Predicted 3D model of a 73-nucleotide RNA (transfer RNA) from Cucurbita maxima. Its Rfam family is "tRNA". Rfam's curators write: Transfer RNA (tRNA) molecules are approximately 80 nucleotides in length. It is annotated as a transfer RNA. The organism belongs to Cucurbita, within Eukaryota.
[in-house]
């Protein structure tokens, strides 16, 4: 050069016949307990990697373009 995976919450990841985006750990509160940690309650938390298409409706379908990774030359 040329192919192919991957990019979703502070972090490690689900999310398939397209139908208003989740779990676990964190974090804040409160509660138990002399305290602490541990438990248990309730809360916090994403314009799904940009930028366009198709669609009544896109994490998902479609073109490009970043980053990372891997094979091939």
């Nucleotide at each position: 050069g040329c192919c192919g995976u991957c990019u979703c919450a502070g972090c490690u990841c689900a999310g398939u016949u397209g139908g208003u985006a989740g779990a676990g750990u964190g974090c804040a509160u409160g509660g138990c307990u002399u305290u602490u940690a541990a438990c248990c309650a309730u809360g916090u938390g994403g314009u799904c990697g940009u930028g366009g298409g198709u669609u009544u409706g896109a994490c998902u379908u479609c073109c490009a373009u970043a980053g990372a990774c891997g094979a091939c030359g």